[in-house]
RNA sequence: UUCUUAUCAAGAGUGGCGGAAGGACUGGCCUAAUGAAGCCCGACAACCAGCAUGGAUGAUGUAUGGUGUCAAUUCCAGCAGAUGUAAUCUGAGCGAUAAGAA
Numbered sequence: 001u002u003c004u005u006a007u008c009a010a011g012a013g014u015g016g017c018g019g020a021a022g023g024a025c026u027g028g029c030c031u032a033a034u035g036a037a038g039c040c041c042g043a044c045a046a047c048c049a050g051c052a053u054g055g056a057u058g059a060u061g062u063a064u065g066g067u068g069u070c071a072a073u074u075c076c077a078g079c080a081g082a083u084g085u086a087a088u089c090u091g092a093g094c095g096a097u098a099a100g101a102a
Stems, first nucleotide, its partner, number of pairs: 001102008013041001015040003021031003025078004042070003047066003050062004079091005
C1' cells in the first nucleotide's frame, strides 16, 4: 500500500506547556485569544492479547499489555433509490478504527 471481516446515535478534563489554527477531501456549517494544532498528564472505551469465572470454537468480568478515542451522529451533504417536490427515510460509496492476510 492492497484485500477480507467487524464497528462507527453511547462515553471521556474548569489540568500543565504551547501559541493560530482545526473539523480527511469538495461544498456547506461550525470550533478557536473565554486560547486552535501539537506535546505531557489525566480520562473514556473494551477491538486484539493477557488474567479470572464458567454453562467452554463461545459468554461474562477485569483493565495488565498493544492499539484507539476524548465539540457537533463519521458535524451535514456529495452517488443511487422510495415517498413526492418540501423534506424525510433506506442503501451504497468515501473516510476512520481494530483484527487477520498478501
Molecule: SAM riboswitch aptamer (S box leader)
Organism: Sporolactobacillus laevolacticus DSM 442